The part of an RNA shown here (large-subunit ribosomal RNA, domain II) has 683 nucleotides and comes from a metagenome. RNAcentral holds the full RNA, with entries from SILVA. Its mean pLDDT, the model's own confidence on a scale to 100, is 85. It matches the Rfam family "Bacterial large subunit ribosomal RNA".

Context: one part of a larger RNA
RNA sequence: ACCUACGAGUUGCCGUCUCUGGCGAGGUUAAGGAACAUGAGUUCCGGAGCCGAAGCGAAAGCGAGUCUGAACAGGGCGUCGAGUCAGUGGCGGCAGACGCGAAACCAAGUGAUCUACCCUUGGCCAGGAUGAAGUCUGGGUAACACCAGAUGGAGGUCCGCACCAAUAAGCGUUGAAAAGCUUCUGGAUGAGCUGAGGGUAGGGGUGAAAGGCUAAUCAAACUUGGAGAUAGCUCGUACUCCCCGAAAUGCAUUUAGGUGCAGCCUCGUGGGUUACUGACGUGAGGUAGAGCGACUGAUAGGAUGCGAGGGCUUCACCGCCUAUCAAGUCCUGACAAACUCCGAAUGCGCGUCAGUUUUACCGCGGGAGUGAGGGCAUGGGUGCUAAGGUCCUUGCCCGAGAGGAGAAGAAUCCGGACUAUCAGCUAAGGCCCCGAAAUGACAGCUAAGUUAAACUAACGAAGUCUGAUUGCUAAGACAGCUAGGAUGUUGGCUUGGAAGCAGCCAUUCAUUUAAAGAGUGCGUAACAGCUCACUAGUCGAGGAAUCGGGCGUGGAUAAUAAUCGGGUAUCAAGUUGUCUGCCGAAGCUAUAGAAUCAGCAAUGAUUGGUAGGGGAGCAUUCCAUUCAGCGUUGAAGGCGUACCGUGAGGUAUUCUGGAGCGUAUGGAAAAGCAAAUGUAGGU
Repeated sequence: ACCUACGAGUUGCCGUCUCUGGCGAGGUUAAGGAACAUGAGUUCCGGAGCCGAAGCGAAAGCGAGUCUGAACAGGGCGUCGAGUCAGUGGCGGCAGACGCGAAACCAAGUGAUCUACCCUUGGCCAGGAUGAAGUCUGGGUAACACCAGAUGGAGGUCCGCACCAAUAAGCGUUGAAAAGCUUCUGGAUGAGCUGAGGGUAGGGGUGAAAGGCUAAUCAAACUUGGAGAUAGCUCGUACUCCCCGAAAUGCAUUUAGGUGCAGCCUCGUGGGUUACUGACGUGAGGUAGAGCGACUGAUAGGAUGCGAGGGCUUCACCGCCUAUCAAGUCCUGACAAACUCCGAAUGCGCGUCAGUUUUACCGCGGGAGUGAGGGCAUGGGUGCUAAGGUCCUUGCCCGAGAGGAGAAGAAUCCGGACUAUCAGCUAAGGCCCCGAAAUGACAGCUAAGUUAAACUAACGAAGUCUGAUUGCUAAGACAGCUAGGAUGUUGGCUUGGAAGCAGCCAUUCAUUUAAAGAGUGCGUAACAGCUCACUAGUCGAGGAAUCGGGCGUGGAUAAUAAUCGGGUAUCAAGUUGUCUGCCGAAGCUAUAGAAUCAGCAAUGAUUGGUAGGGGAGCAUUCCAUUCAGCGUUGAAGGCGUACCGUGAGGUAUUCUGGAGCGUAUGGAAAAGCAAAUGUAGGU
């Protein structure tokens, strides 16, 4: 892992509601007893008690009324007739109360054969080294002291076996071993190691102290019991079909992953236009917008400049000036969620009328679930006008929604799946091939493989197509080529120099001219030189500039191998506009069938669905009655086959099997398994 078997809303009492039955202003017995009888016992006594038939008041009490009250007022609760006893089912309460699951708590006991410490009594420690005190001898002293040599054999002394330990590494890690093996290592006469016997016990012991050890268990051992502790938590909870179908919100909560009430769902029952949509009428409002010589505040530029600062002057006053600040006023402009002189659209309330729908609406009663929501769009707050962020509003969808499109992809687009069909039409989206359908039509654009998915900026560029505007042009434009481009003059000033060309100045003037600036750039120390403007000739038709629009171009950078889904595509299979046809879904239609609801019928509409509510059934075991049921001429069970039913399932039968089993109608349950790291067995 698989198979088989087992495995979870039960039972008792009380309450409440529905349904069924008995009796009914009444209903009903309990314990107990008797008869028949031995069963799921039946029948008869037994009226104690309980519920109902009258309420109101704190009560006395009164009574279809009563209480309050001064009240014959008003108001509160009542009266205007249905209960009760059983049974089924739903739900609640008390009990373990759907099943399994703690960490823990308490009680009584069992443990010191492991280990900690202690007591009693025994045992063990190769060999080597060092050489304390003391003593002796010699020297030495007045005597000591002291010195030397021997002797001696001390020590939580040294090296190192046994023994005890466990420093480092390796191996081992479903081990040889639930702590070991190998090598290195520490102690090894001591606070040493060890045998046997004994002691200390669970909030207790013992502890050279690590919360260590106390029998592979220790921040409170183990065993049994209280005990099915409790678990607002996790997991699991078993056959079928049909109808309806949520919520993830508000308020409160030692409350926030729980619960109560309300909201939303369902079933029953009563009301009967109350619901929804539209039209018309009529209301409240301060949002969007707008505005601010209409407030509160904020505010840009200019004009004027009360006043202040600074400077000058003065003995002081007076006075003068200002690249400063600045009130108020004027002109121009402009801002606000907590500003408003104004002010919509929608939405909302009410009234009338009409329409629509399987009464959609409201009330009462039974049963729930939900109370973690999420995405997208809209109006906002918060945040960075960040987030697949967070908090509200309004709507849609996912949740609980399959199908088609989007390459793939809960919520994006299309569209809501009763069943069947090798029929048709469409939606979104597509029609070269993968791939169903156009290598469709017409007119442009793009040359970047841009693009054919998404998303990229400021800024740059004679890319290219197109629109508009302004000059020039056969009296010859634009570009090229040939020639000229002069004179006063080296303008004046400045300067060492300044001559068109360092810089400053300006009636930048005048002359000759076809034209030629007191000079456009290069150049020189300054000149020179080259060139431009400008002019003529040559040439012979368009040319110059500015502002827009379309599509492209650079800017352009990401992490395992690239790519538009791929192949590939250039008058396109890219892109813009117009048009025709086709494909394309569980949509719509066609044909057949089923169910639900409404309706007398004809007929019509409906039938996605999680939590959840309601309805109808199938199967298993047993019981009662039944079929004068079936069965060795083969029961149950089993491998198959055929048929029937929407389904759970059922019927028949070959073979197997070898002794019990069923139909119909009721009744009662140890009544259905895929999941619980489920339990046991097997493979």